[in-house]
RNA sequence: GGGCCCGUAUCACAACGGUUAGUGUUCUCGCCUGAUAAGCGAGCGAUGGUGGUUCGAUUCCACCCGGGCCUA
Numbered sequence: 001g002g003g004c005c006c007g008u009a010u011c012a013c014a015a016c017g018g019u020u021a022g023u024g025u026u027c028u029c030g031c032c033u034g035a036u037a038a039g040c041g042a043g044c045g046a047u048g049g050u051g052g053u054u055c056g057a058u059u060c061c062a063c064c065c066g067g068g069c070c071u072a
């Protein structure tokens, strides 16, 4: 240089183009306990960026940014 794949919460992952983007973990608070742990309940928190297509985009398209693999 060429080709392919990926980017969503602190982390690991979900989400036919359509209810309010969910689950586990972490963190905070509460319950439980003599006190921890475990368990239970609640809360905080996210679509890499800019455009395009569409009535509607996490999803489809282009470019950019970042990461990975293959190849020369």
Base pairs, nucleotide, nucleotide: 001071002070003069004068005067006066007065011024012023013022018055027043028042029041030040031039048064049063050062051061052060
About this RNA: This is a predicted structure of a 72-nucleotide RNA (transfer RNA) from Methylobacter sp. The RNAcentral record of the sequence draws on ENA and MGnify. RNAcentral records the identical sequence in 2 taxa. It matches the Rfam family "tRNA". Taxonomically the source falls in Methylobacter (Bacteria, Pseudomonadati, Pseudomonadota, Methylococcales).